[in-house]
This is a predicted structure of a 340-nucleotide RNA (Bacterial RNase P class A) from a Burkholderiaceae bacterium.
RNA sequence: AAAGCCCGCCGGGCGAUCGCUGGCGACUUCGGUCGCUGGAGGAACGUCCGGACUCCACAGAGCGGCGUAGCAGCUAACGGCUGCCCACCGUGAGGUGAGGAUCAGAGCAACAGAGACGAGUCGGCAUGGCAGGGCGACGCCUAGUGCGUCGACGCUGUCCGGCCGGGUGAAACGGGCAAUCUCUACGCGGAGCAACACCAAAUAGGCAGCCGAUGAUCCUGCUCGGAGAGGCUGCGGGUAGGUGGCUCGAGCCGGCACGCGAGUGCCGGCCUAGAGGAAUGAUCGCCACGGCACCAGCGAUGGUGGCGCACAGAAUCCGGCGUACAGGCGGGCUUUGCUU
Numbered sequence: 001a002a003a004g005c006c007c008g009c010c011g012g013g014c015g016a017u018c019g020c021u022g023g024c025g026a027c028u029u030c031g032g033u034c035g036c037u038g039g040a041g042g043a044a045c046g047u048c049c050g051g052a053c054u055c056c057a058c059a060g061a062g063c064g065g066c067g068u069a070g071c072a073g074c075u076a077a078c079g080g081c082u083g084c085c086c087a088c089c090g091u092g093a094g095g096u097g098a099g100g101a102u103c104a105g106a107g108c109a110a111c112a113g114a115g116a117c118g119a120g121u122c123g124g125c126a127u128g129g130c131a132g133g134g135c136g137a138c139g140c141c142u143a144g145u146g147c148g149u150c151g152a153c154g155c156u157g158u159c160c161g162g163c164c165g166g167g168u169g170a171a172a173c174g175g176g177c178a179a180u181c182u183c184u185a186c187g188c189g190g191a192g193c194a195a196c197a198c199c200a201a202a203u204a205g206g207c208a209g210c211c212g213a214u215g216a217u218c219c220u221g222c223u224c225g226g227a228g229a230g231g232c233u234g235c236g237g238g239u240a241g242g243u244g245g246c247u248c249g250a251g252c253c254g255g256c257a258c259g260c261g262a263g264u265g266c267c268g269g270c271c272u273a274g275a276g277g278a279a280u281g282a283u284c285g286c287c288a289c290g291g292c293a294c295c296a297g298c299g300a301u302g303g304u305g306g307c308g309c310a311c312a313g314a315a316u317c318c319g320g321c322g323u324a325c326a327g328g329c330g331g332g333c334u335u336u337g338c339u340u
Base pairs, nucleotide, nucleotide: 001336002335003334004333005332006331007330008329009328010327012287013286014285015284016283017282018281020039021038022037023036024035025034026033027032041311045322046321048320049319050318051317052316053192054191055190056189065188066187067186068185069184070084071083072082073081074080085099086097087096088095089094100183101182105181106180107177108176122165123164124163125162128160129158130157131156132155133153135151136150137149138148139147140146141144196244197243198242199241206235207234208233209232210231211230217227218226219225251270252269253268254267255266256265257264258263289308290307292305293304294303295302296301
């Protein structure tokens, strides 16, 4: 210098105007108004995993279901993270890993090959049993190319066996796959803040008491008249609506100690949205950044103009994982080349 690897961090700044919203204070005609002050993220996202919290269910045991899987550790917990081992990839810095068990059982394997998970046999060698074949010996009478018995011959077939193997293929009675079922060990009740708790209208319905055809009640404030079987009071549940839950918490920052590390402990400092059919916004100006065009300049560079500036937005909270992201900054390390 060029290619890479691994970490950490930022992800616009300032100002003006007009708005939205939490808190505090003042004023108020109780409708609000004014002032001060706080007001999205590294992922607030996906809702994948784990917990806090709340309600429901729950004697005990068994079967079933789901999840996890090297060893040790961290943690509230985890399928997360750390260290080490192993396997694979990379020259390397490093990266990836669904890394328990195939002497419990089942299942599976393209192409090639005789044969692929059931066993056995495609070929060769050797020839023990059976059947056949021809040959030889002996016996019989029906005297024949006859029949029977025995013997040797692997000549033919078949069966049970023995030995060896070219070749095929990832793999050939010996292995593989558990990312197929299964087995082993461990873990797991369900629903979720629209959880849940409290306050509580109108209407309808429920329960109790009282009144009512000797006319309650309504038209209707009274009398008459008319309609006419329900009316009144209380209680409790629940809906609309309201309040709480709600943000001080496994919190953030710094230092020290312990630990290889994930982390843990102690000390000091800080308070950092809490809305809720849901606020956190819009416009303009200047600056920064990026590249483009033009001008000046030998060049470095300077000036002008317009353009662009990501992914995405809280909704009970927390720990992770995964995914998205214009552009930029810092640190450590590797390989190769060159110079000294």
A source record names the gene rnpB. RNAcentral holds the sequence, with entries from ENA. Rfam family: Bacterial RNase P class A. Its family is annotated with ribonuclease P activity, tRNA processing and dimeric ribonuclease P complex in the Gene Ontology. For this family Rfam cites "The Ribonuclease P Database" (Brown, Nucleic Acids Res, 1999). By type it is a ribozyme.